Model confidence (mean pLDDT): 83 of 100. This is a predicted structure of a 540-nucleotide part of an RNA (small-subunit ribosomal RNA, 5' domain) from an uncultured prokaryote.
[in-house]
Context: one part of a larger RNA
RNA sequence: AAUCAACGCUGGCGGCGUGCCUAACACAUGCAAGUCGAGCGCGAAAAGGGGGCAACCCCUUAGUAGAGCGGCGAACGGGUGAGUAACGCGUGGGUAAUCUACCCUCGAGUGGGGAAUAACACCGGGAAACUGGUGCUAAUACCGCAUGACAUCCUCGGAUCUUCGGGUCUGGGGAUCAAAGCCGGGGACCGCAAGGCCUGGCGCUUGGGGAGGAGCCCGCGUCCGAUUAGCUUGUUGGCGGGGUAAUGGCCCACCAAGGCUUCGAUCGGUAGCCGGCCUGAGAGGGCGGACGGCCACACUGGGACUGAGACACGGCCCAGACUCCUACGGGAGGCAGCAGUGGGGAAUUUUUCGCAAUGGGGGAAACCCUGACGGAGCAACGCCGCGUGGAGGAUGAAGGCCCUCGGGUCGUAAACUCCUGUCGAUCGGGACGAAAGUAGUCCAACCUAAUACGUUGUGGCGUUGACUGUACCGGUGGAGGAAGCUCCGGCUAACUCUGUGCCAGCAGCCGCGGUAAUACAGAGGGAGCAAGCGUUGUUC
Repeated sequence: AAUCAACGCUGGCGGCGUGCCUAACACAUGCAAGUCGAGCGCGAAAAGGGGGCAACCCCUUAGUAGAGCGGCGAACGGGUGAGUAACGCGUGGGUAAUCUACCCUCGAGUGGGGAAUAACACCGGGAAACUGGUGCUAAUACCGCAUGACAUCCUCGGAUCUUCGGGUCUGGGGAUCAAAGCCGGGGACCGCAAGGCCUGGCGCUUGGGGAGGAGCCCGCGUCCGAUUAGCUUGUUGGCGGGGUAAUGGCCCACCAAGGCUUCGAUCGGUAGCCGGCCUGAGAGGGCGGACGGCCACACUGGGACUGAGACACGGCCCAGACUCCUACGGGAGGCAGCAGUGGGGAAUUUUUCGCAAUGGGGGAAACCCUGACGGAGCAACGCCGCGUGGAGGAUGAAGGCCCUCGGGUCGUAAACUCCUGUCGAUCGGGACGAAAGUAGUCCAACCUAAUACGUUGUGGCGUUGACUGUACCGGUGGAGGAAGCUCCGGCUAACUCUGUGCCAGCAGCCGCGGUAAUACAGAGGGAGCAAGCGUUGUUC
C1' cells in the first nucleotide's frame, strides 16, 4: 500500500459498487420456459334471459375457457468450481478430414393420392402415480406415386492446382432422392355455391454463396516433490474393416515389437485457465472475488433417445445413498436458478416490485412468458462526497489539572452578541429524465387491372414508467437532531500528576515494572486520523 474480510469501541446523510472465501452439506414453501387458433380436430360451466306444474329444454355466455394433436423454443439465458496438470486454457496456425436450425443473398420447384392416431365416447384395472381394450375424427403429423437438378454415387473425357492420397472448374451417360399449406384483397369472365382466375404476404422443398456458431488436429507456453527412476500390452506402428458430420487404436480382426523417460517419463500433492487485480521505480512476487472470454459439473455413478445442436441443471432409462407418500402391491423427489430454512462457521442480505427500459423465446401482429434484467430493501463491507456551524467575543468567568504559591494551562474555548441555512425534519410543487419504439388512423412513395390488400417512411396524430410523489425545486422552523477512536520511552508526531511497587500489568522490535515509572492503571494536557478509529488474518 492492498483486502469478497472478521472482531472491539463508536456511528449523521448521500452517490456508486460489493456481500457463504466454510459443508459441490441437507433442503419446507413460492416463483425461475414457454408460446402459436393466421397448422388441426374437439369443446364446456357459472351467471343472465325465455318456455314448462316439474324433470328439463332453448338462447346468450362462446367457437370463449380448457385440454389434446402439431410447430418452434426448451442445448440460450442463470448457477457453481467439485473434478481436471489436460490440446483444459492462452497464443499462433491447419481442416485438401468437417457440420451448421433460425437470419441474409442468388437459382429452381411447390403436382396428385393414401392409411392412421390423440383428443372424444363407451367398457375396465389401480389406494395413488398412472394405465388397458373397443369405436370415431383432423392437420403445416405420417407414408407411397409423379417431376427433378449444378445434389449424392458410378462411369467416360478436358483444364487447373496438389501434401501425389486427391481437390476445384467443366462436358456426356446411368442410378437414387423433394415438398404443405395458411392468411388478406379483388374489376371483368366461368361456376348454384365452395371456388376457379388475378394479386399481395407468411410458409414448405431442393441447390449455390454468406454471416455468425461449433467439432477435430498441430507448434509454443502453463505449479510443487527424485525422501517418486523407470513406465506402457490397445501399449507403439502397419494392413483391412466398423463407427462418426469428420481425421484417428476411437473400436475390432490379423501382423510386427514397438512407444515414453534425468531436456524428469511414471507416481504423489496442489489447482479450473485467461483478460486482468494487488504490490513494486522497474525487474519481479502474490492472487484469479466482482465484470468479460473459454472449460467442466448439475444428489452419486453409468447409458443412450430426441434433435441443426445435448449424452441435456428445472428431459428419459438403469444402479446407489438419502428424504417423502402408501391400502405394503407400488410410487414421488433432486435450489452449485431467485428468495428463503436448518447446519457448518470469525463471517456474508429480502421467502420484495416490475416487465416501463435493455436483451431473449413464441407469434403476421396485438400480446404472452422471462427471479435474465431494471429497481427497491438490509449491511460503514469498500471507495468518493457532504455535514455536525460562521464571525465577533477577556475582568482571560466558573470549574478541572499543574505549581517554584508569584502564577501557568484547558482558552476565544464557553457564556454572550450578530449571522447563515448544507444535511436531516415538515409542508407544497414536480407524472421531469429514463423514450426509442409500436397497434390504430391520416399523408406520401412502391406493388397492382385496382383509389383493395400489402410493403416502405428522420412524416403527422394517438398511446405506454416498476423505480415514484423518487430525483430536483420552493416554503416553514431554528444552532436547534449529528464525534468518535487510537496513541503520547525510542523507532514515531505527542508530558505532567496521582496510584501501584519484578505485584498488578504492558509489549510490533528493543524492552518497561523490585517506592519519585514521560513505558502498568487513572486523571489533566497533548498528537494523529475522522463517520470512522484500532486489532487480527492474508499478499507485495
Its Rfam family is "Bacterial small subunit ribosomal RNA". Gene Ontology terms of the family: ribosome and structural constituent of ribosome.